[in-house]
Context: one part of a larger RNA
RNA sequence: UGACGGGGGCCUGCACAAGCAGCGGAGCAUGUGGCUUAAUUCGAAGCAACGCGAAGAACCUUACCAGGGCUUGACAUGUAGGUGAAGCGGCGGAAACGCCGUGGCCGAGAGGAGCCUUCACAGGUGGUGCAUGGCUGUCGUCAGCUCGUGUCGUGAGAGGUUGGGUUAAGUCCCGCAACGAGCGCAACCCUCGUCGCAUGUUGCCAGCGGUCCGGCCGGGCACCCAUGCGAGACCGCCGGCGUCAAGCCGGAGGAAGGUGGGGACGACGUCAAGUCAUCAUGCCCCUUAUGCCCUGGGCUGCACACGUGCUACAAUGGCCGGCACAAUGGGCUGCCAGGCGGCGACGCCGAGCUAAUCCCCAAAGCCGGCCCCAGUUCGGAUUGGAGGCUGCAACCCGCCCCCAUGAAGUCGGAGUUGCUAGUAAUCGCGGAUCAGCACGCCGCGGUGAAUGCGUUCCCGGGCCU
Numbered sequence: 001u002g003a004c005g006g007g008g009g010c011c012u013g014c015a016c017a018a019g020c021a022g023c024g025g026a027g028c029a030u031g032u033g034g035c036u037u038a039a040u041u042c043g044a045a046g047c048a049a050c051g052c053g054a055a056g057a058a059c060c061u062u063a064c065c066a067g068g069g070c071u072u073g074a075c076a077u078g079u080a081g082g083u084g085a086a087g088c089g090g091c092g093g094a095a096a097c098g099c100c101g102u103g104g105c106c107g108a109g110a111g112g113a114g115c116c117u118u119c120a121c122a123g124g125u126g127g128u129g130c131a132u133g134g135c136u137g138u139c140g141u142c143a144g145c146u147c148g149u150g151u152c153g154u155g156a157g158a159g160g161u162u163g164g165g166u167u168a169a170g171u172c173c174c175g176c177a178a179c180g181a182g183c184g185c186a187a188c189c190c191u192c193g194u195c196g197c198a199u200g201u202u203g204c205c206a207g208c209g210g211u212c213c214g215g216c217c218g219g220g221c222a223c224c225c226a227u228g229c230g231a232g233a234c235c236g237c238c239g240g241c242g243u244c245a246a247g248c249c250g251g252a253g254g255a256a257g258g259u260g261g262g263g264a265c266g267a268c269g270u271c272a273a274g275u276c277a278u279c280a281u282g283c284c285c286c287u288u289a290u291g292c293c294c295u296g297g298g299c300u301g302c303a304c305a306c307g308u309g310c311u312a313c314a315a316u317g318g319c320c321g322g323c324a325c326a327a328u329g330g331g332c333u334g335c336c337a338g339g340c341g342g343c344g345a346c347g348c349c350g351a352g353c354u355a356a357u358c359c360c361c362a363a364a365g366c367c368g369g370c371c372c373c374a375g376u377u378c379g380g381a382u383u384g385g386a387g388g389c390u391g392c393a394a395c396c397c398g399c400c401c402c403c404a405u406g407a408a409g410u411c412g413g414a415g416u417u418g419c420u421a422g423u424a425a426u427c428g429c430g431g432a433u434c435a436g437c438a439c440g441c442c443g444c445g446g447u448g449a450a451u452g453c454g455u456u457c458c459c460g461g462g463c464c465u
Base pairs, nucleotide, nucleotide: 007465008464009463010462011461012460013459015455016454019419020418021417022416023415026311027310028309029308030307031306032305033304034302035301042053043052064297065296066295067294068293069292070291073121077120078119080117081116082115083114087102088101089100090099091098092097105112106111123286124285126284127283128282132280133279134275135274136273137271139269144183145182146181147180148179149178151158152157163174164173165172189263190262191261192260194231195230196229197228198227199226200225203221208218209217210216234257237251238250239249240248241247313412317371318370319369320368321367322366323365329360330359331358334353335352338349339348340347341346378409383404384403385402387400388399389398425447426446427445428444429443430442431441
């Protein structure tokens, strides 16, 4: 000077408390440990590893294993020499590939492409993230971390940055041997909420006309909306409190207040944190192989253990019929209206749409009916049968449909998680990846609670001592 303390003071965060829904018990999904294995490729490891790298492991991916093959090599550049390239057909083979036949590139030429041979080299998801760059997590959106000049101290260093008040904030005010400044905070950026202007192949009978009644047509941009531009919020106004300050409390006006909601944005640094398998890269190592190709297998293995989820245990529920109302997005070897066939997954026919103009397109909800508290008309695991779709191919190992089967489970021990408002909870929808495959992820809208006395205690953090 820091750090630490089961030292003190002040303050703060869904940290506790108050409250709601969960997890921990069940079945299944998924990740991990362990075990197993020829291989179950590798990494991630308290918070901050474990639905993580995976925004798609049947082959491919693929880095692993077994077997079959290749060596100038699947790929790059150069050198020297040579030359019946590629492709097609046949045979062998699981394929890679090998053999045989056919075939004969551009250019007038020199030469070039391709191929073969030689050398130099290629190649390595081999090692080392304590040799590194880059990127990222985390403390932490926490309120901090520093510098210049001057001052104090022999010096390390102090001071400023402490103090009184205030704030979400080192935010601002006052004071002060300090006075200023930088990186952070805030603001400038995006988005949502109100209004105005501009524009109208989306919207509207709002007012008129037509209507085979559908904004369908004429017609119109007023409204809705879309896209741009602008206005608006600043404690600006009033009252009170306060040191005449900063600011705090209440009120008016307002769509909105006192940082309006959300996002992007993360200081000096910490963890020799993570990543040599995204990429880049030093050094080391392998070079008929630690490189390369192929077939098949494995990454899906199961006596177990843990994390994260999904579905439930039912009656504010389950089932059946009828009737509604979204948003974000996506769509041409695509989205698919409508019709037909099929119980259905789906198939066939087929209109529209390169898309504010067509399609994907809701569920919870509302109305009516059944069930009557039962392991049940709850719950759907598991298994048998029969099918559909994608794909060269669903045995290992995909998704979906139908019939049958109907398991555990009657609200879960110690313990533990999330959330303060349009949030939690609940309901469905879209998208990326993608041939196919979602209970995961990233988004979107619908319905929409409860509670917060308070800061003693647990956890994290800030300032002073």